[in-house]
Record summary:
Predicted 3D model of a 74-nucleotide RNA (transfer RNA) from a Candidatus Woesearchaeota archaeon. The RNAcentral record of the sequence draws on ENA. Its Rfam family is "tRNA". Its family is annotated with triplet codon-amino acid adaptor activity in the Gene Ontology. The organism belongs to Candidatus Woesearchaeota, within Archaea. The same sequence occurs in records of 3 taxa.

RNA sequence: GGGCUCAUAGCGCAGCCUGGUAGCGCGAAAGACUCUUAAUCUUUAGGUCGGGGGUUCGAAUCCCCCUGAGCCCA
Numbered sequence: 001g002g003g004c005u006c007a008u009a010g011c012g013c014a015g016c017c018u019g020g021u022a023g024c025g026c027g028a029a030a031g032a033c034u035c036u037u038a039a040u041c042u043u044u045a046g047g048u049c050g051g052g053g054g055u056u057c058g059a060a061u062c063c064c065c066c067u068g069a070g071c072c073c074a
Stems, first nucleotide, its partner, number of pairs: 001073007010026004020057001028044005050066005
């Protein structure tokens, strides 16, 4: 220098191909249960979807540029 993959909640990830309410598990908080804790059950909070721009009625999703991480080639 070239190519590929990845970046979404505190952590691990799905959703992207096929645009249409941002989800799951763990964790956190509150409650129930329990002599208490743990376990279990219920509820709640938590996200400018890595950054910028474009297309569109509408973008996590499509297009362009950039940043970071990993792998391969030279």